This is a predicted structure of a 349-nucleotide part of an RNA (small-subunit ribosomal RNA, central domain) from a metagenome. The coordinates come from a structure-prediction model, not an experiment, and the mean pLDDT is 88. Its Rfam family is "Bacterial small subunit ribosomal RNA".

[in-house]
Context: one part of a larger RNA
RNA sequence: CUGGGCGUAAAGCGCGCGUAGGCGGUUUGGUCAGUUGGAUGUGAAAGCCCCGGGCUUAACCUGGGAACUGCAUUCAAUACUGCCAGGCUAGAGUACGGUAGAGGGGGGUAGAAUUCCACGUGUAGCGGUGAAAUGCGUAGAGAUGUGGAGGAAUACCAGUGGCGAAGGCGGCCCCCUGGACUGAUACUGACGCUGAGGUGCGAAAGCGUGGGGAGCAAACAGGAUUAGAUACCCUGGUAGUCCACGCUGUAAACGAUGUCAACUAGCCGUUGGGGGUCUUGUACCUUUAGUGGCGCAGCAAACGCGAUAAGUUGACCGCCUGGGGAGUACGGUCGCAAGAUUAAAACUC
Numbered sequence: 001c002u003g004g005g006c007g008u009a010a011a012g013c014g015c016g017c018g019u020a021g022g023c024g025g026u027u028u029g030g031u032c033a034g035u036u037g038g039a040u041g042u043g044a045a046a047g048c049c050c051c052g053g054g055c056u057u058a059a060c061c062u063g064g065g066a067a068c069u070g071c072a073u074u075c076a077a078u079a080c081u082g083c084c085a086g087g088c089u090a091g092a093g094u095a096c097g098g099u100a101g102a103g104g105g106g107g108g109u110a111g112a113a114u115u116c117c118a119c120g121u122g123u124a125g126c127g128g129u130g131a132a133a134u135g136c137g138u139a140g141a142g143a144u145g146u147g148g149a150g151g152a153a154u155a156c157c158a159g160u161g162g163c164g165a166a167g168g169c170g171g172c173c174c175c176c177u178g179g180a181c182u183g184a185u186a187c188u189g190a191c192g193c194u195g196a197g198g199u200g201c202g203a204a205a206g207c208g209u210g211g212g213g214a215g216c217a218a219a220c221a222g223g224a225u226u227a228g229a230u231a232c233c234c235u236g237g238u239a240g241u242c243c244a245c246g247c248u249g250u251a252a253a254c255g256a257u258g259u260c261a262a263c264u265a266g267c268c269g270u271u272g273g274g275g276g277u278c279u280u281g282u283a284c285c286u287u288u289a290g291u292g293g294c295g296c297a298g299c300a301a302a303c304g305c306g307a308u309a310a311g312u313u314g315a316c317c318g319c320c321u322g323g324g325g326a327g328u329a330c331g332g333u334c335g336c337a338a339g340a341u342u343a344a345a346a347c348u349c
Base pairs, nucleotide, nucleotide: 004320005319006318007303008302012317014201015200016199017198021194022193023192025088026087027086028085029084030083031082033081034080035077036076037075038074039073040072041071042070049065050064051063052062053061054060091191092188093187094186095185096183097182098181099180103177104176105175106174107173108172109171110154115149116148117147118146119145120144121143125136126135162169163168206247207246208245209244210243211242215241216240220236221235222234223233258316259315260314261313262312263311266294267293268292269291270290271289272288273287274286275285276284277283278281298305299304322349323348324347331342332341333340334339
């Protein structure tokens, strides 16, 4: 390489969009490039293979044949693929009417709580723990009442509930905006799927500049614990957490399961639509798009999966090939840096 694989053994890019490429519904006609068949030419000799012959045999030599699976030209076939022309509507999409939603961006606003400040009441403790101590407090703390400031987050509702491609998204109101589902018609007429490169998005932490800073809290300090305690516990506490703009581009970025399409028993929930039935009910039946629990066949090493497949197939991409060395070194690219990405070998078992 071929092959075999990728939920947990090595292996699905974190997720989209999309270029090239690969693949592509249905029908009519044309063409005959691919495809198929025939013919002709060529495919040197030797060698290999088959049947003979010659050295006493063999190796060796030698005659004939076959083969040379190929290429070219030409004649023909036209199902399939391609190409050209024309049509179709079941894929895809557009228009119109509805529906649900923490989908995204911006602005405003509300209440509870923590902290702090001021004042009142009030007096000796408070706080913290396994127990303590550090700490706070007679310069009046803690508790309680009133008022104020400021930041961050939105209890209940809340739900294997919803939305989003993923990351993720949760008080309320307004503005801008993406997608999905659904209904009946009309329209476009294959406009599709995947996607190497590319490009965009991408939790947390981190970085740059400028703000902000209530609570929490790496680092740090102190108190404990302990043989020690650079920890776990306690008292403090700075970056950070928040905002704006820019960078970083990684996660157990997980369903550890790529995307799209088709097919393959049932049963029970739940969310959003549609239709129907009658006894209008907190009803029942049905259909569809999600989201869960079981389960047949089948699959699987087992665990398990099972119409949301890990079943049966097709299209395209990514990835794996013993463990360590190592996701490291070197080089390249990117980055302000941290580092990211691409990615070996010696050696060793």